Molecule: transfer RNA
Organism: Muribaculaceae bacterium
RNA sequence: CGCGGAGUAGAGCAGAGGACAGCUCGCCGGGUUCAUUCCCCGGAGGUCGCAGGUUCGAAUCCUGCCUCCGCUA
Numbered sequence: 001c002g003c004g005g006a007g008u009a010g011a012g013c014a015g016a017g018g019a020c021a022g023c024u025c026g027c028c029g030g031g032u033u034c035a036u037u038c039c040c041c042g043g044a045g046g047u048c049g050c051a052g053g054u055u056c057g058a059a060u061c062c063u064g065c066c067u068c069c070g071c072u073a
Stems, first nucleotide, its partner, number of pairs: 002071006010025004018056001027043005049065005
């Protein structure tokens, strides 16, 4: 240099054109308890890697770039 895969909340991941973008853990508040864990209820937290394009509409399709992982030489 070439090819493939990945990038979505603090962490791990779903989401194959129209969902208020969601799940588990974690975090915060409350309940429970003598107290902690467990359990129950509620909440915060996302410019969906960046920039363009297609479309009435994009996390999702297309192009370029960036970062990480792998393969080939």